[in-house]
The RNA shown here (transfer RNA) has 72 nucleotides and comes from a bacterium. Its mean pLDDT, the model's own confidence on a scale to 100, is 82.
RNA sequence: GCGCGCUUAGCUCAGCGGUAGAGCGUCUCGUUUACACCGAGAAGGCCCUAGGUUCGAAUCCUUGAGCGCGCA
Numbered sequence: 001g002c003g004c005g006c007u008u009a010g011c012u013c014a015g016c017g018g019u020a021g022a023g024c025g026u027c028u029c030g031u032u033u034a035c036a037c038c039g040a041g042a043a044g045g046c047c048c049u050a051g052g053u054u055c056g057a058a059u060c061c062u063u064g065a066g067c068g069c070g071c072a
Stems, first nucleotide, its partner, number of pairs: 001071007010024004018055001026042005048064001050062003
């Protein structure tokens, strides 16, 4: 330099163009003499940036950034 993949909650990851989810973690309540386990609930995301397409974009297209892999 060229090609490919990834970027979504604190962490690990799902997500078909139509209100963003799960597990773990955190907090509250229940349960217990107490702790743990278990049960119920809650908080926490402007979906890496900037544009474009569309009635509507996390999703499609382009650009930039970061990380990883391959080729030279």